Molecule: transfer RNA
Organism: Patescibacteria group bacterium
RNA sequence: UCCGGGGUAACUCAAUGGCAGAGUGAGCGACUGUUAAUCGCUAAGUUGCGAGUUCGAAUCUCGCCCCCGGAG
Repeated sequence: UCCGGGGUAACUCAAUGGCAGAGUGAGCGACUGUUAAUCGCUAAGUUGCGAGUUCGAAUCUCGCCCCCGGAG
């Protein structure tokens, strides 16, 4: 330098044009001798950044940044 994959909640990952979600973790509560386990509730997001297309973009297009793999 070129090619491919990836970047979404604190962490691991879904959502493939139409309400941004799950599990883990966190907070509160129930349960109980207490802790753990279990159950319920709640909070947590500039979907890497910027622009474009569209009635509508996490999703499609372009540029840039970062991570992983490959080629030279």